[in-house]
RNA sequence: UGAGGAGGUCGGGUGGUCGCUCUCGCAUUGCGGGAGAGGAAAGUCCGGGCUUCAUAGGGCGCGAUGCCGGAUAACGUCCGGGCGGGGUGACUCGACGGAAAGUGCCACAGAAAUGACACAGCCCACCUUUAGGGGAGGGCAACGGUGAAAUGGUGCGGUAAGAGCGCACCAGCAGUGUGGAGACACAUUGGCUUGGUAAACCCCAUCGGAAGCAAGGUCAAACAGGAAGGGUUGAGGUGGCUCCGCCGACCUUCCGGGAUAGACCGCUAGAGGAGUCGGGCAACCGGCUUCCCAGAGAGAUGACCAUACAAACACAGAACCCGGCUUACAGACCUCCUCACGAG
Numbered sequence: 001u002g003a004g005g006a007g008g009u010c011g012g013g014u015g016g017u018c019g020c021u022c023u024c025g026c027a028u029u030g031c032g033g034g035a036g037a038g039g040a041a042a043g044u045c046c047g048g049g050c051u052u053c054a055u056a057g058g059g060c061g062c063g064a065u066g067c068c069g070g071a072u073a074a075c076g077u078c079c080g081g082g083c084g085g086g087g088u089g090a091c092u093c094g095a096c097g098g099a100a101a102g103u104g105c106c107a108c109a110g111a112a113a114u115g116a117c118a119c120a121g122c123c124c125a126c127c128u129u130u131a132g133g134g135g136a137g138g139g140c141a142a143c144g145g146u147g148a149a150a151u152g153g154u155g156c157g158g159u160a161a162g163a164g165c166g167c168a169c170c171a172g173c174a175g176u177g178u179g180g181a182g183a184c185a186c187a188u189u190g191g192c193u194u195g196g197u198a199a200a201c202c203c204c205a206u207c208g209g210a211a212g213c214a215a216g217g218u219c220a221a222a223c224a225g226g227a228a229g230g231g232u233u234g235a236g237g238u239g240g241c242u243c244c245g246c247c248g249a250c251c252u253u254c255c256g257g258g259a260u261a262g263a264c265c266g267c268u269a270g271a272g273g274a275g276u277c278g279g280g281c282a283a284c285c286g287g288c289u290u291c292c293c294a295g296a297g298a299g300a301u302g303a304c305c306a307u308a309c310a311a312a313c314a315c316a317g318a319a320c321c322c323g324g325c326u327u328a329c330a331g332a333c334c335u336c337c338u339c340a341c342g343a344g
Stems, first nucleotide, its partner, number of pairs: 001340010013307006020036007038315001042326002045324005050212004057243004062208005067081005082096001083094004097203002102201002104197003119144001121140004126135003152170006171193001173190007216265004225255006236247002272291008
């Protein structure tokens, strides 16, 4: 200097003039103080807080996760580690339990794709012949061919020809030892050797009650019953079925009427933010100090001018709240690390 990898910050501030919402104070229809849209507010993909139902107790079903250890309110998230893939590397990705419980699938090609009856073949020895060849028997799976994959690989020996048949090295599997909390790693010994596929069904382990702020409450307002069926021998009681427990007098259908779109709560002081100290590799946890940082309700958070920086021109708007993940993003920066080239 160039090219990469990982992490982080901003994406607006200040002043003036008007305008809007909330809150506080004074006082009345206004005046003043304070505050007012994100890093993703998005997707609604996970997890919770909170609310209601009747135990959220058991079972089935259904669904989710899946190496080890930890963090967390919890998670399918995060941190650290192991193994495997990619990359020269910094780093990054992983749907990462089980194929010897069972079932299914592996097109085409090929003899054959789980019990392998051998296509072209090799060897032995018998019969026959127009001496080219043909027939039948036994042994073989090394060589050739097909394929993503052919029942360990390469090499040497051995054999009638071959084969882990034997040996060396490697891979796999199993035993033993050492290290580690563990996943695993290393060493050693050995029978020589048991295709793939589970984001196929399935098995195993762990977890999951349901619904959701249109949850759920308070106030105001209005009302008119009739018919049928069931029910204190228990109807009915929040996804589906069921058991247990608990509450329990109404429940269901049809016909005929009335009210409600109103006001208030839920609704923002939190698993909260900032600073600092301690523990921990880290995620994170604890102590101390400090701050209050939107609560609309068809839905406020704006418009103009100026100014410094010079970037404000991107993606894009809160609706009960929070922890994550995923996706989108013009531009401006910061820190650390890797590789290449060059110079000193």
This is a predicted structure of a 344-nucleotide RNA (Bacterial RNase P class A) from Chthonomonas calidirosea. Rfam family: Bacterial RNase P class A. Rfam describes the family as follows. Ribonuclease P (RNase P) is a ubiquitous endoribonuclease, found in archaea, bacteria and eukarya as well as chloroplasts and mitochondria. The family's RNA type in Rfam is ribozyme. Its mean pLDDT, the model's own confidence on a scale to 100, is 79. It was read from a public genome assembly, where an Rfam model found it. The organism belongs to Chthonomonas, within Bacteria.